Overview:
A computed fold for a 74-nucleotide RNA from a Chloroflexota bacterium, annotated as transfer RNA. The coordinates come from a structure-prediction model, not an experiment, and the mean pLDDT is 80. Its Rfam family is "tRNA". Rfam classes the family as a transfer RNA.
[in-house]
């Protein structure tokens, strides 16, 4: 350098054009529980979906470019 795959809360994932005010688990924080911690219960906050542009009435989702990571070929 060519080709392929991936990038979504702190972490791991779901989502496959509208039903979504982006869901789940875990972590964090608060309250309850306990002599205390842990476990358990209830609740809260946290992602402008890697960045930019385009298509569309509508984009995390489709297309293009860029950035980052991984694989493969030379």
């Nucleotide at each position: 350098g060519g080709c392929c795959c991936c990038g979504u809360g702190g972490u791991g994932u779901a989502g496959c054009g509208g039903u979504c005010u982006a869901a789940c688990a875990u972590a964090a924080c608060g309250c309850c529980c306990u002599g205390u911690c842990a476990c358990g219960g209830c609740g809260u906050a946290g992602a402008u979906c890697a960045g930019g542009g385009g298509u569309u009435c509508a984009a995390a989702u489709c297309c293009c470019c860029u950035c980052g990571g991984g694989g493969u070929c030379g």

The organism belongs to Chloroflexota, within Bacteria.